[in-house]
RNA sequence: AGAGUUUGAUCCUGGCUCAGAGCGAACGCUGGCGGCAGGCCUAACACAUGCAAGUCGAACGGUAACAGCGCUAGCUUGCUAGCGACUGACGAGUGGCGGACGGGUGAGUAACACGUGGGAACGUGCCUGUUAGGUUCGGAAUAACUCAGGGAAACUUGUGCUAAUACCGAAUGUGCCCUUCGGGGGAAAGCGGGGGAUCUUCGGACCUCGCGCUAUUAGAGCGGCCCGCGUCUGAUUAGCUAGUUGGUGAGGUAAAGGCUCACCAAGGCGACGAUCAGUAGCUGGUCUGAGAGGAUGAUCAGCCACAUUGGGACUGAGACACGGCCCAAACUCCUACGGGAGGCAGCAGUGGGGAAUCUUGCGCAAUGGGCGAAAGCCUGACGCAGCCAUGCCGCGUGUGUGAAGAAGGCCUUCGGGUUGUAAAGCACCUUCAGUGGUGAGGAAAAGGUGUUCUUAAUACCGGAUAUCUGUGACGUUAGCCACAGAAGAAGCACCGGCUAACUCCGUGCCAGCAGCCGCGGUAAUACGGAGGGUGCGAGCGUUAAUCGGAAUAACUGGGCGUAAAGCGCGCGUAGGUGGUUGAGUCAGUCAGAUGUGAAAGCCCCGGGCUUAACCUGGGAACUGCACCUGAUACUGUUGAGCUAGAGUACGGUAGAGGGCAGUGGAAUUUCCUGUGUAGCGGUGAAAUGCGUAGAUAUAGGAAGGAACACCAGUGGCGAAGGCGACUGCCUGGACUGAUACUGACACUGAGGUGCGAAAGCGUGGGUAGCGAACAGGAUUAGAUACCCUGGUAGUCCACGCCCUAAACGAUGUUCACUCGAUGUUGGCACAAGAUCGUCAGCGUCCAAGCGAAAGCGUUAAGUGAACCACCUGGGGAGUACGAUCGCAAGAUUGAAACUCAAAGGAAUUGACGGGGGUCCGCACAAGCGGUGGAACAUGUGGUUUAAUUCGAUGAUACGCGAGGAACCUUACCUGGGCUAGAAUGCGAGUGCGAUUCUCUGAAAGCGGAAGUUCCUUCGGGACACAAAGCAAGGUGCUGCAUGGCUGUCGUCAGCUCGUGCCGUGAGGUGUUGGGUUAAGUCCCGCAACGAGCGCAACCCCUAACUUUAGUUGCCAGCACAUAAUGGUGGGGACUCUAAAGUGACUGCCGGCGCAAGCCGCGAGGAAGGUGGGGAUGACGUCAAGUCAUCAUGGCCUUUAUGCCCAGGGCUACACACGUGCUACAAUGGCGCAUACAACGGGUAGCGAAGCCGCGAGGUGGAGCCAAUCCCCCAAAGUGCGUCCCAGUUCGGAUUGGAGUCUGGAACUCGACUCCAUGAAGGUGGAAUCGCUAGUAAUCGCGCAUCAGCCAUGGCGCGGUGAAUACGUUCCCGGACCUUGUACACACUGCCCGUCAAGCCAUGGAAGCUGGGGGUGCCUGAAGAUGGUGACUUUACGGGGAGCUAUCUAAGGUAAAACUAGUAACUAGGGCUAAGUCGUAACAAGGUAGCCGUA
Repeated sequence: AGAGUUUGAUCCUGGCUCAGAGCGAACGCUGGCGGCAGGCCUAACACAUGCAAGUCGAACGGUAACAGCGCUAGCUUGCUAGCGACUGACGAGUGGCGGACGGGUGAGUAACACGUGGGAACGUGCCUGUUAGGUUCGGAAUAACUCAGGGAAACUUGUGCUAAUACCGAAUGUGCCCUUCGGGGGAAAGCGGGGGAUCUUCGGACCUCGCGCUAUUAGAGCGGCCCGCGUCUGAUUAGCUAGUUGGUGAGGUAAAGGCUCACCAAGGCGACGAUCAGUAGCUGGUCUGAGAGGAUGAUCAGCCACAUUGGGACUGAGACACGGCCCAAACUCCUACGGGAGGCAGCAGUGGGGAAUCUUGCGCAAUGGGCGAAAGCCUGACGCAGCCAUGCCGCGUGUGUGAAGAAGGCCUUCGGGUUGUAAAGCACCUUCAGUGGUGAGGAAAAGGUGUUCUUAAUACCGGAUAUCUGUGACGUUAGCCACAGAAGAAGCACCGGCUAACUCCGUGCCAGCAGCCGCGGUAAUACGGAGGGUGCGAGCGUUAAUCGGAAUAACUGGGCGUAAAGCGCGCGUAGGUGGUUGAGUCAGUCAGAUGUGAAAGCCCCGGGCUUAACCUGGGAACUGCACCUGAUACUGUUGAGCUAGAGUACGGUAGAGGGCAGUGGAAUUUCCUGUGUAGCGGUGAAAUGCGUAGAUAUAGGAAGGAACACCAGUGGCGAAGGCGACUGCCUGGACUGAUACUGACACUGAGGUGCGAAAGCGUGGGUAGCGAACAGGAUUAGAUACCCUGGUAGUCCACGCCCUAAACGAUGUUCACUCGAUGUUGGCACAAGAUCGUCAGCGUCCAAGCGAAAGCGUUAAGUGAACCACCUGGGGAGUACGAUCGCAAGAUUGAAACUCAAAGGAAUUGACGGGGGUCCGCACAAGCGGUGGAACAUGUGGUUUAAUUCGAUGAUACGCGAGGAACCUUACCUGGGCUAGAAUGCGAGUGCGAUUCUCUGAAAGCGGAAGUUCCUUCGGGACACAAAGCAAGGUGCUGCAUGGCUGUCGUCAGCUCGUGCCGUGAGGUGUUGGGUUAAGUCCCGCAACGAGCGCAACCCCUAACUUUAGUUGCCAGCACAUAAUGGUGGGGACUCUAAAGUGACUGCCGGCGCAAGCCGCGAGGAAGGUGGGGAUGACGUCAAGUCAUCAUGGCCUUUAUGCCCAGGGCUACACACGUGCUACAAUGGCGCAUACAACGGGUAGCGAAGCCGCGAGGUGGAGCCAAUCCCCCAAAGUGCGUCCCAGUUCGGAUUGGAGUCUGGAACUCGACUCCAUGAAGGUGGAAUCGCUAGUAAUCGCGCAUCAGCCAUGGCGCGGUGAAUACGUUCCCGGACCUUGUACACACUGCCCGUCAAGCCAUGGAAGCUGGGGGUGCCUGAAGAUGGUGACUUUACGGGGAGCUAUCUAAGGUAAAACUAGUAACUAGGGCUAAGUCGUAACAAGGUAGCCGUA
């Protein structure tokens, strides 16, 4: 210090989440030791038991218990009993001091409660001083005790006695208090130790010391009171207040004061937040943070409050009192039912609550406290121990060596790697724990004995000092020593990214994980296990809550045109801010000094525990507050000026600025009249509607309402909304010019107030046109819409409401500053004019700068100043509730629960559009021929079946894999068999089992018999059998794990890179633009310059020619032979064959053009503008196809999903589709005759001639391994003849019969031939396909596969040989540029709402149930105050019981308000893989969308 997450990618905005620190924690797993800390955060819930506040006999009367002593009695020299308070002591009691401290808790409290700093009108026990202070004399009671009662008890009544440092009076009283200044008032207590003289009633007096008492004053410490400032949230709490605010007087208090009362006045508080509601003890500090802040207030410390709940006073120096009292209430306990007792929020402990928090321990040894003269007693304060890993800190669980890199585990490419020097082994050490010893410090006092000061005193007390005795809960202390042995001591979380750390197995959107993003649907580094690794370590993780990161509430330190956010616009109050020059002041501000800011803590420097945590000394700091002194620039304030801001006066200018009244013409509609006749109107097309009762049209006239064409303009005016014919009246503002005046009068503006489009509301008018609702007609699957015909509110006017808009420049108002260019409106100045300058507006472009970008840019979104409004993730929601306003509609203000991890802005690249532009293609059009109808063939779907094997399924499956299923193929079915297996490799071994025959059987197979092979370099091999084993097999699954191959876009012209440049970036540029091309082909231009894959060319065939070569091909010329024939000799001329070349390049000419190039029946040429055809397929797309060609990962199978065999099936058949063939006939059929090809194939082959058969074919076997022989007669064509428009002399399906051929075998299931039969079909609906020239159409021929063939298929070959293209509007597909986008799985996209289902939270609701507070009334305990007091006491200037008035807790009651819970029913909302209906939005989203309103 940042990181992850919105997107295909980018930048920004913005939320969510993580990494850090910390905790009074809890939970899970684990757990060796020690030190130091901490330990009911919940029920201020209830409490059994024990302890937590007593002490003083040196205040007192005394003597219940104990001990001693004395006496007495019984008596066993010692015991028992009694007596004596004589001594030590001491129960109970009187009295004093203390129980107001210490300890606990945080309920209440938003307050002078706390913090801080001040103040004046106070009190103060114990303590320390002051006064040359005082301490004198009396009196009356009362507990205890005795006696007598009551009661279960608690307790209590009466009688009688008695003491005091208890109580009362008197004296004195400096000082004290009061005062009318004359005066008046008011104290006390003694006790103890010692003692020389004197006195004595022998008790003592007296003296002295100590402790007390009393008065006064001062101090210290403590306490009470007052004030400034600070101290949570809510305005959906805006008004509160009658003792309330003040005064006068009185009362009261320790003390000021409405603290209380009487009277008087009517004040006081509040937007700087009163009142009300909610929450909360406050602080030093603690945690976090760089800080500022934020959160918090355990332990320690200061203050406050409370003590079961509420009220009250008493005592006292101090309380309205935790372990005191009275009353009321709830609860618990005892009870004899009459009545009593109690208060753990003290320490332990119990129950309960809860996720959760300890021992009914030891001791007063230390520190501190109470009492006491002291010893001492008391002390759950405190000191210690116990429990708990709750936290912090420290230590240990060994150290060194050790490669055969052991075994085992895990992984593996099977080679190895890893665990891993890790272990074992060897050599050492012994902390801690264990056992046994030893052993500090915490202890100083007190006390005893001496010395000394004090004193009359060598007493006494106290102080100082020396010495002696002697006090430890902890404690088996800390520490130290010895002994033994590696011995007793390691876990937890994580390993997809953030975030350090990876593999295997299992699982298969299951089980599960998850902080966020997200993993899991058969190869999961994300689930579970294992191995390995990483992190921390006696702990590790999780959860909760806090701060941080979060600049995500922004003071430091944010924003507001489009992301959330500028009020619709003015005026203006409070407030905030404010021009210029002197002067005064010194409040702010600044400086210095003083006081304070408790200690602890934090920080720094030291010290002590072996270290650390911890403890401790000193310093700094505590950023604050108060007071004093000083400075005076700035701000404030006071007063005096100024004119630059602002305003006023005067002249002029422009204007749809506003209000009222009047006037005008054009048009629509209606009415009247005329002319005139059958339609008009309306639409994409129609219909509803109007019209023969005369419409529409046309002419004239009339009525009425609304709006004002042209001018008209990013022109004008206005604050905004808004304003448009003309004239008049009234009126606001702006601009401009020159002078004069006022003298900061200014800016902004919370509340407030006014204006405020349209729609809407009320009352009354008005109503021509338009026109929600409504009606009808269309459209449509529907059409409550879009379109059409009508049409009511409304639109208009007057008055009154409403107060909202995408009220927008999505840009608050004001002021100042910061380059230019240009257009325009209105002034002024100048000028003859062009023009130029200046002021105020309205626009466009651009600089700096700003901005996430797009953009803004003197009219800022730039740079500054002032003030106001507003924002803080999306949804829920501008909703609910409440309040205000409104006649209503509704407006304003305005949440939460719940839910999501995004929502959003700008820009980029694509894709898409029922967006645009340009262009291409048999894409359309123009043509020719088909398909779709028939029969048949073939493939597919479906159905059927034991099986009808499998795959291919829009284009890009369907005469496809298959270039050929009778068996085989064959993968399917049925049945029969085999199990290291049918095939392959290695293979010890046997040379026979080779081979032949045979039984059974459907065959395979099993069994039986015969037989003894061939080659040899003699080793062996061929061949056959065959054990064990390594290994096989699978057309089983996954083409969504893959390779390879292929289809398609598409033979479309595209797809990219390097460097540079532009941009924050994705990315752009290049590749766009202007032309051109079949083409990203080429040219020109250009922040681009080059390059690559594609295009083209190079390759093959074909079209012309040349050269070479000349057999099997050819035959012009020469010769021979024949009936005839290249048949023969020969020839290379020609054809041809097959090799090499030439040729074509817009090269030439003309026109156009800058060029590229285009045009031309141009020339030449066999061929002319890529000549024709082929091969060739860029980056990529479709998880396209194929695991059944092949290969291959993983999974599955192994007496079977493998292998062998026979038969069957793949050939089924109500049906549907695709692709074809043959036809429907006369451009034809049939018959006869006759002409002309090319590509190919042939030895398990092609097969000639000849002969036989109607024919398929048979026979035959010449020739040919092929330019030689054969397949091989090409057909359409041509000639002649016939048929005469018909289901035919068309068509040939189907069926019967007879045959041929192939093959073991044609039944399922072959082809062909002959005879006979002679179906549908008369040119084919919607729709749809191919083709642009040697093409379509048409005609035949060949080949592959193959025994044969279901071939009408496929692949080739040649013969004959057309028509048409105006053109690019439209359909389809494609290319480029541009535009919009809410799409990116990319329009087969995205997405909205109702309904239906489940779950969740919320609102309303007849009601029901609580809670706290307030108000009125009733009742009213204890207590206080006042009055009275006939009774009582009597010491008295007195007190008390009782009665009474007022106040008052609890209680009761009444009506309201607030708040919480719950509820039949109900409303909307949110969420939830695959529900229903439509298609509203995103593209012109198919009616542009959106805002307000009805």